[in-house]
The prediction has a mean pLDDT of 83. Predicted 3D model of a 1552-nucleotide RNA (small-subunit ribosomal RNA) from Johnevansia muelleri (SeqCode). Its Rfam family is "Bacterial small subunit ribosomal RNA". The organism belongs to Johnevansia (SeqCode), within Bacteria. The sequence is in RNAcentral, with records from Rfam.

RNA sequence: UAAUUGAAGAGUUUGAUCAUGGCUCAGAUUGAACGCUAGCGGUAAGCCUUACACAUGCAAGUCGAGCGGCAUCGAAAAAUAGUUUUUUAUAUUUUGUCGGCAAGCGGCGAACGGGUGAGUAAAGCAUGGGAAUCUGCAUAAUAGAGGGGGAUAACGUGUGGAAACGCACGCUAAUACCGCAUACGUCCUAUGGGAGAAAGAAGGGUAUAUAAUACCUUUUGCUAUUAGAUGAGCCCAUGUCGGAUUAGCUAGUUGGUAGAGUAAUAGCCUACCAAGGCAAUGAUCCGUAGCUGAUCUGAGAGGAUGAUCAGCCACACUGGGACUGAGACACGGCCCAGACUCUUACGGGAGGCAGCAGUGAGGAAUCUUGGACAAUGGGCGAAAGCCUGAUCCAGCUAUAUCGCGUGUGCGAUGAAGACCUUAGGGUUGUAAAGCACUUUCAGUAGUAAAUAAAACCUUGUAAUUAAUACCUAUAAGGCUAGACAUUAGCUACAGAAGAAGCACCGGCUAACUUCGUGCCAGCAGCCGCGGUAAUACGGGGGGUGCAAGCGUUAAUCGGAAUUACUGGGCGUAAAGGGCGUGUAGGCGGUUUUUUAAGCCAGAUGUGAAAUCCUUGGGCUUAACCUAAGAAUUGCAUUUGGAACUGAAUGACUAGAGUACAGGAGAGGAAGAUAGAAUUCCAGGUGUAGCGGUGAAAUGCGUAGAUAUCUGGAGGAAUACCAGUGGCGAAGGCGAUCUUCUGGCCUGAUACUGACGCUAAGGCGCGAAAGCAUGGGUAUCAAACAGGAUUAGAUACCCUGGUAGUCCAUGCUGUAAACGAUGUUGACUAGUCGUUAAGAAAUAAAAUUUCUUAGUGACUAAGCUAACGCAUUAAGUCAACCGCCUGGGGAGUACGGCCGCAAGGCUAAAACUCAAAUGAAUUGACGGGGGCCUGCACAAGCGGUGGAGCAUGUGGUUUAAUUCGAUGCUAAGCGAAAAACCUUACCUACCAUUGACAUCUAGCGAAUUUAUCAGAGAUGAAAAAGUGCUCAAUAUUUUAUUGAGAAUGCUAAGACAAGUGCUGCAUGGCUGUCGUCAGCUCGUGUUGUGAAAUGUUGGGUUAAGUCCCGUAACGAGCGCAACCCCUGUUCUUAUUUGCCAGCGAUUAGGUCGGGAACUUUAAGAAGACUGCCAGUUAUAAAUUGGAGGAAGGUGGGGACGACGUCAAGUCAUCAUGGCCUUUAUAGGUAGGGCUACACACGUGCUACAAUGGCAAGUACAAAAGGUUGCAAAUCGGCAACGAGAAGCUAAUCCAAUAAAGCUUGUCUCAGUUCGGAUUGGAGUCUGCAACUCGACUCUAUGAAGUAGGAAUCGCUAGUAAUCGUGAAUCAGCAUGUCACGGUGAAUACGUUCUCAGGCCUUGUACACACCGCCCGUCACACCAUGGGAGUGAAUUGUACCAUAAGUGACUAGUUUAACCGUAAGGAUGACGGUCAUCACGGUGGGAUUCAUGACUGGGGUGAAGUCGUAACAAGGUAGCCGUAGGGGAACCUGUGGCUGGAUUACCUCCUUA
Repeated sequence: UAAUUGAAGAGUUUGAUCAUGGCUCAGAUUGAACGCUAGCGGUAAGCCUUACACAUGCAAGUCGAGCGGCAUCGAAAAAUAGUUUUUUAUAUUUUGUCGGCAAGCGGCGAACGGGUGAGUAAAGCAUGGGAAUCUGCAUAAUAGAGGGGGAUAACGUGUGGAAACGCACGCUAAUACCGCAUACGUCCUAUGGGAGAAAGAAGGGUAUAUAAUACCUUUUGCUAUUAGAUGAGCCCAUGUCGGAUUAGCUAGUUGGUAGAGUAAUAGCCUACCAAGGCAAUGAUCCGUAGCUGAUCUGAGAGGAUGAUCAGCCACACUGGGACUGAGACACGGCCCAGACUCUUACGGGAGGCAGCAGUGAGGAAUCUUGGACAAUGGGCGAAAGCCUGAUCCAGCUAUAUCGCGUGUGCGAUGAAGACCUUAGGGUUGUAAAGCACUUUCAGUAGUAAAUAAAACCUUGUAAUUAAUACCUAUAAGGCUAGACAUUAGCUACAGAAGAAGCACCGGCUAACUUCGUGCCAGCAGCCGCGGUAAUACGGGGGGUGCAAGCGUUAAUCGGAAUUACUGGGCGUAAAGGGCGUGUAGGCGGUUUUUUAAGCCAGAUGUGAAAUCCUUGGGCUUAACCUAAGAAUUGCAUUUGGAACUGAAUGACUAGAGUACAGGAGAGGAAGAUAGAAUUCCAGGUGUAGCGGUGAAAUGCGUAGAUAUCUGGAGGAAUACCAGUGGCGAAGGCGAUCUUCUGGCCUGAUACUGACGCUAAGGCGCGAAAGCAUGGGUAUCAAACAGGAUUAGAUACCCUGGUAGUCCAUGCUGUAAACGAUGUUGACUAGUCGUUAAGAAAUAAAAUUUCUUAGUGACUAAGCUAACGCAUUAAGUCAACCGCCUGGGGAGUACGGCCGCAAGGCUAAAACUCAAAUGAAUUGACGGGGGCCUGCACAAGCGGUGGAGCAUGUGGUUUAAUUCGAUGCUAAGCGAAAAACCUUACCUACCAUUGACAUCUAGCGAAUUUAUCAGAGAUGAAAAAGUGCUCAAUAUUUUAUUGAGAAUGCUAAGACAAGUGCUGCAUGGCUGUCGUCAGCUCGUGUUGUGAAAUGUUGGGUUAAGUCCCGUAACGAGCGCAACCCCUGUUCUUAUUUGCCAGCGAUUAGGUCGGGAACUUUAAGAAGACUGCCAGUUAUAAAUUGGAGGAAGGUGGGGACGACGUCAAGUCAUCAUGGCCUUUAUAGGUAGGGCUACACACGUGCUACAAUGGCAAGUACAAAAGGUUGCAAAUCGGCAACGAGAAGCUAAUCCAAUAAAGCUUGUCUCAGUUCGGAUUGGAGUCUGCAACUCGACUCUAUGAAGUAGGAAUCGCUAGUAAUCGUGAAUCAGCAUGUCACGGUGAAUACGUUCUCAGGCCUUGUACACACCGCCCGUCACACCAUGGGAGUGAAUUGUACCAUAAGUGACUAGUUUAACCGUAAGGAUGACGGUCAUCACGGUGGGAUUCAUGACUGGGGUGAAGUCGUAACAAGGUAGCCGUAGGGGAACCUGUGGCUGGAUUACCUCCUUA
């Protein structure tokens, strides 16, 4: 500021993060289609596919005022006939006389309008220019329109044909046709001259006696010419899709001259001459496509599109051709060829909807065989008018868009129903019902505009004119015309009456619950959901969004800065060419003058209209229509300007270069020479091994090796110097000397004067391997051979060994050719090294400082996703080149170029996935590193593994052998006790509201007992008993009735019940890492962030224990301590315990007594590195010592952080869900859990003399006992029995402890060891010891003589060994738990094994190494390459043939007009020939598509097979290039790289 008001993101890679990067979504739009649904109107739109085929009707006619005419209709006139009184009327005939008019001649139109988009990448289109042209009708102007002629259709006659359509003869007219005359202007010209026109018609009038005719007049038509306009043709410039895996194309090709030709220019065509023309700024070729105004989208720049409307072009069944005409090579014309359709009398004919309707086909899909010329426009006509599927209207379709409606207000005990529920209630919901109102729209009835302006007729007026004609303008009146239309609008009537759906509800994305289903059915735009509690599937309820529509699909733009002009990148993510040189191109130092191409400003022309935008106006509003403006960012012309760029010009020296003097250097090429070493040969000495490895073997050696000495041969490489030192463009270059040669640096002066930078193509160089030819061959060494290793070992290791490694000459042209960093220039803090040269200071040296050119380290600003880079940039700018655009397929295929080959360069697609990737973070892991700890190893002691037995497990068996536990962390575990019971299992029998709980009804108190049947449960049947509490009544102290409590029985149903399933739905409890020292938080700080810091570091500790340091400061859960037991002492207390002293005594603490001791059980004390000394810089701490009962946690126990293992348990218990309900619940009896070829675990007893046996003898602790422990005493060999005292326990009992000690015996043996097994006889418990108990006695007397590989426990009162008790329990311990007795050995130490902690490192792992992951092979499917070929399409080239047509020629046939004394001529027609040419044919190509036996690799698939190549040092570091080999991943050689871990050394650096 009327006409510029506008820019959003999200999901998905990860354990998490940032980045990169793709995929997907939200928006707008459409000529759409499909699904569900549907009330009305306005305005638009409607075959996008087969330019496929079309039935039927219509879409271009008109003029009688051009003509001859008159078939048809009407009028008129005349005649005839009959009728009749006549007229009228009727019929027939005649007359073109009139109105008119079929067919015909003629004119104009048919080239417009309408359709379609096949072709066309330029002959098109858009924009802007140009000159060599034509232009009917219309406008303006000039001149003229004189005089003749011969035909012909119609028509008639005859005739052919099925038809279409002809043929012959005859007649006739014109604004039809042809000459002659005339020619201002026109055209041609050799400048002398020459050529070429015409038509009349209609109305009116005058004159002649009438008519014809002539004349006058008006209008119109005609001829010639000119001008502008309109329309058309031609030319030029610029712009106009993709492909270079299309790089060369072109002979009429490019130009000239002369002709032909055209309306006109021109190789447009022909002849001749020249050899040009186009192309990397993309020619040619291939593919695709009508172009534009505009439309959609977008903030814009852009991108996509080219329906409707408008401009241009092209086409009209396919191909070719001309005719007519002002205009066509003609959509509804002609000729030819072809395909197709129809028809036929088989001879022949006819046709072209990409006009409007309509049909079939195709398709996901696109309308009526409508009305009218009333309006607008077009054709013809003088006009009336006729024609007009153009057009205007109507019809169909929610196809789009705009508008309206489906009601409004009140209405709660919040009805009913439905759904959910914690069962209380909540939601649907003021929603409904009900009450009160309204009537848009639809409906019925009525009424009723505008679209109509003109033209025409009548009467005036004005102008014009000779004129009262005509024409023009104007006024009044009149006449006719509405398809739409049952119109719009308006009025009346009645009644809430006729009118709501669709999608969605896991996140993105607004909206949540229930049931069903159970990785099924299904959903899905992306991520993903579903395997029994699905807000994701399907149904219900509820909700959200939009609404006569709503969703889905398809498509375009957007988001996508994801092709980046605006507006991206390339160290590691995709991406810098291996390096240089240099052409085109791009860019370019200071300065003078000129110019004006770029550039800037103004003006003019153009940029069609419509559209978009703004402001108005018209439909009730809106959409829509309309007026004016703005805009159209462009192109062209022109006038100015001169800063910058360009161009031209003159100068300059700062860029670049040259000259001079020095200098360093593994720079390059050639030649010569040297010493050390390996190997080989010869000889000497010498003897049995050498060599090689993790260990071996192959190999060499008594034919004398290895070793050692001497001599010789030959090839290759050059130790030390040697250095993040030097040189080179890169690859690369290393002994010494000589010759030749390139580049660089330093210094000071002089010279040239922008000579520069970059660089597509091009050219050159280019490690190693490899190839060719010829040499050479000492070493090493692909291939190969052998030996090892191994499950295998086509490998790693070893012994040999050929190409090759070396030289010459060619080729190859690639590497992790790397700084993963293109070249050049400028600018931007520093510090410290080093190489080369120079300068200054100092007398000199050493040294210091400075300058330039290299080469390194660290760091600031800045940059970066981070890592990192940082004057040698990855910082800030400039110039130019190269390259990238998700992963895989693939650096592959095909094609092309190069190469002897190997192969290199260039380089796709189909298909497939939702990721692939970078950096950094936290973990976890490593056959990575460092530090530390632990009965982890080591040092020891004793075991297990061997035997027999016990016990548990697996397996097997069984009717059942119930279930669970399964590496450590299951297996003498749940089970602290299976004969019945337990018991859950099996078999048989029984019973169904149930063994148990609550509720309802009825009966009975409860309860107890005998008998019978049965295996029992159970059944039958009998007897005893009549209670307790309360109330009422009667009667008297009791009875009756009712109710109740407790309990039993019966009945019906709600329900009970379940050791049924899910420990992967759960609670609780437990195991394990682990009594390991860790796990976290708040605030602060650092980092974009995940995260880090704290918690790391130096010490120390059993300890994240403590100290110091420190961007951290604090805190919490753990550690420790607090608790219990034990070790010392004290105080208090004293029975059942104790007994020193005193007394008594039955000799027993037994008694009196005692309170000292022991013990008991309450309370205190004690130990804290407190003290001393040393060590540590100090501290924390540690070492030693003192004292002490105890010393550095005194010993032991309880106590278990955050978490891990979907660890264990639904069978302890609890519990969600599911399942069973005459059974998966309940009862009973018997059986089973106890089986037995075998395997494993845990134990007991042993194998003996440190022992066995026998005899004697000593010393505990703790715990238990009335359903109990049980003494004394007696019996029995014994188990045990009898017996009963005592004890509810410091009182009594079990109860003798055993090992030990003393003595005796056995004497090394399968024994006086060992005790299994078995026979016999018993005892005890218990209803009951058969399956299936324990014990006793007697007899029997097995294996076993110290245990393979392997493996377990233990560091002190411990291991080992000895016995004792308890729980469970009727009975049943080799198990478990507890108790005391006796009582050791060893620890150098942390290399190794295992486990753990901290720090660090690598990682492709994160389900976290039990991880990840590679390739062959086998199977299935998919797309694709090759392929003998086969088929089709397109296209060039050479040739054949040639329709119609056109042109040329014409010796045949023929010819009204003109000429001609008639013979003929001229001309034309037919025919013929030639040229050109469509369709067609042949040969040999090119390109594309389809298909093809077989074949190559690729991709994807479920849990296949073989190995384990990669990720950690991935177990041989990996990778790149190359070569060879191998089932496969791969292995080996050779050169290179670090994008290799670990360790050590060298060098350099680290505070502005």